[in-house]
Context: one part of a larger RNA
Molecule: small-subunit ribosomal RNA, 5' domain
Organism: uncultured bacterium
RNA sequence: AAUCAACGCUGGCGGCGUGCCUAACACAUGCAAGUCGAACGAGAAAGUGGAGCAAUCCAUGAGUAAAGUGGCGACCGGGUGAGUAACACGUGACUACCUACCCUCGAGUGGGGGAUAACUCCGGGAAACCGGAGCUAAUACCGCAUAACAUCGAGAGAUCAAAGCAGUAAUGCGCUUGAGGAGGGGGUCGCGGCUGAUUAGCUAGUUGGCGGGGUAACGGCCCACCAAGGCGAUGAUCGGUAGCCGGCCUGAGAGGGCGCACGGCCACACUGGAACUGAAACACGGUCCAGACUCCUACGGGAGGCAGCAGUGGGGAAUUUUGCGCAAUGGGGGAAACCCUGACGCAGCAACGCCGCGUGGAGGAUGAAGUCCCUUGGGACGUAAACUCCUUUCGACUGGGAAGAUGAUGACGGUACCAGUGGAAGAAGCCCCGGCUAACUUCGUGCCAGCAACCGCGGUAAUACGAGGGGGGCGAGCGUUGUUC
Numbered sequence: 001a002a003u004c005a006a007c008g009c010u011g012g013c014g015g016c017g018u019g020c021c022u023a024a025c026a027c028a029u030g031c032a033a034g035u036c037g038a039a040c041g042a043g044a045a046a047g048u049g050g051a052g053c054a055a056u057c058c059a060u061g062a063g064u065a066a067a068g069u070g071g072c073g074a075c076c077g078g079g080u081g082a083g084u085a086a087c088a089c090g091u092g093a094c095u096a097c098c099u100a101c102c103c104u105c106g107a108g109u110g111g112g113g114g115a116u117a118a119c120u121c122c123g124g125g126a127a128a129c130c131g132g133a134g135c136u137a138a139u140a141c142c143g144c145a146u147a148a149c150a151u152c153g154a155g156a157g158a159u160c161a162a163a164g165c166a167g168u169a170a171u172g173c174g175c176u177u178g179a180g181g182a183g184g185g186g187g188u189c190g191c192g193g194c195u196g197a198u199u200a201g202c203u204a205g206u207u208g209g210c211g212g213g214g215u216a217a218c219g220g221c222c223c224a225c226c227a228a229g230g231c232g233a234u235g236a237u238c239g240g241u242a243g244c245c246g247g248c249c250u251g252a253g254a255g256g257g258c259g260c261a262c263g264g265c266c267a268c269a270c271u272g273g274a275a276c277u278g279a280a281a282c283a284c285g286g287u288c289c290a291g292a293c294u295c296c297u298a299c300g301g302g303a304g305g306c307a308g309c310a311g312u313g314g315g316g317a318a319u320u321u322u323g324c325g326c327a328a329u330g331g332g333g334g335a336a337a338c339c340c341u342g343a344c345g346c347a348g349c350a351a352c353g354c355c356g357c358g359u360g361g362a363g364g365a366u367g368a369a370g371u372c373c374c375u376u377g378g379g380a381c382g383u384a385a386a387c388u389c390c391u392u393u394c395g396a397c398u399g400g401g402a403a404g405a406u407g408a409u410g411a412c413g414g415u416a417c418c419a420g421u422g423g424a425a426g427a428a429g430c431c432c433c434g435g436c437u438a439a440c441u442u443c444g445u446g447c448c449a450g451c452a453a454c455c456g457c458g459g460u461a462a463u464a465c466g467a468g469g470g471g472g473g474c475g476a477g478c479g480u481u482g483u484u485c
Base pairs, nucleotide, nucleotide: 001484002483003482005481006480007479008478009477012357013356014355015354016353017352018350019349020315025313026312027311029310030309031308034072035071036070039069040068047060048059049058050057051056079268080267081266089192090191091190092189093188094187095186097185098184099183102181103180104179105178106177107176108175109174110144112142113141119134120133121132122131123130124129150159151158152157164173165172166171194240195239196238201231202230203229206228207227208226209225211223212222213221243265244264245263246262247258248257249256250255270291271290272289273288274287293304294303295302296301321347323346324345325344329343330341331340332339333338360390361389362388363387370381371380372379373378394426396421397420398419399418400417404412429474430473431472432471433470434455435454440469441468442467443466444465450457451456
């Protein structure tokens, strides 16, 4: 000098930031990913109105709600740092590859079919849920035609696609296929960045080849066969530690330390394993299996995963509200209206940090009172106070009142800001005073009580302990402790 700090004493205001470093410990509750009726079939109820003696019926509610099929999204955004010493990251080069939505350009969009959920009926189950029979639609599914591209083939040739919806219409939005682009991703390599030799040898898919399989793609990635290689004191292997970077702190620099917040990349999502779907996952709020744990159970069987936002217990020296809003920015869906969005924007708590402001200003000597010291003459606190004049920042109260929003729409918020009212009024502490180091005396104590980073103080005159007075430093803070340079 710095700090994601903590502790002690103290504490007026504002702005901007920051806030589980420990148990990647366990989690009650709510919310955090939906949306589309302009893809599709079906379709309530309460309530209200009417008719009727009533049961009931009709209309409306409403093609609404809640579901289902289908599409897109859910792979983004958000969290955490466990693992990882690795092409994980940084940087540079390369390519055997992929790319939904978006943009540009080209071609096509003809004609058919069979199902199935929802629904109804029956049945099983405590539940979660499941089975059977029957009905039905599509932008769901499957043939046929066409086939530029693509694949196969020496060639001839063969094989491979599509979906409609809205609108009176014009047309628009789609669908299939191809080429290019943008952005994104996969992969390979050079170089770079920890520690231990009290770890010296390591390696059998190991190293290479041939052929195949697999993948979007190269490749021992996997497999059969063949060869016997490959790595290592320029530190292999093994062990320890660790997410990496832009950066941050320090320092004149070189360097050293760190990787919190913000941004990029990676990895993980109760633990371990696996694949499915999909353009992309081996998928935080998906599936399956195994395990530990928790919960429900009719004991047969089921349910769950906060390292999302709040919040709880626990651990700890220690870290916040179960807040408001989608108004803005951004994201998903939708033709749109709009819906969703704990991303985000705000507010709340905390002197945790940085910055700014205030706690008054001027005058005022008889140097008042009081306290302290004293050689008893006096000296100090000290213009300090009182007193006089003045001001009103911040706060308080009253009134007005935004920008942020291109037309509407403002959570923040009656906030910021402005004006007015009143009065010095509501607002100062902490540490230190032997040397280092700025600041000295009195009393108490008597190697006691205590202080102390180091040197060292204290055993009867202690500037070093405790208190008073005085002084020094910093100031809404001041000290201490931890850590780094």